[in-house]
RNA sequence: UCCUUGAACGGCGAUGGAGUUCGCCUGAACCGCCCGCGUGCUGAUGACUCCUGUCGGAAA
Numbered sequence: 001u002c003c004u005u006g007a008a009c010g011g012c013g014a015u016g017g018a019g020u021u022c023g024c025c026u027g028a029a030c031c032g033c034c035c036g037c038g039u040g041c042u043g044a045u046g047a048c049u050c051c052u053g054u055c056g057g058a059a060a
Stems, first nucleotide, its partner, number of pairs: 010025004016051006032041002034038001
């Protein structure tokens, strides 16, 4: 100096926040899909629940 392993703190999982849980990362994990290239398409979750925002329908 490089590689590997372990631990701690922490971070990440396509658009906001919180809790639970799962997986991943150690300077990376992560950064959606179609494509006829367009005024294209879906979704606020990795999963579950709640809140906020957005879209559609109905009622008052």
Annotation
Predicted 3D model of a 60-nucleotide RNA (Fluoride riboswitch aptamer (crcB RNA motif)) from a bacterium. Its Rfam family is "Fluoride riboswitch aptamer (crcB RNA motif)". For this family Rfam cites "An excited state underlies gene regulation of a transcriptional riboswitch" (Zhao et al., Nat Chem Biol, 2017). Its family is annotated with positive regulation of gene expression and response to fluoride in the Gene Ontology. The prediction has a mean pLDDT of 78.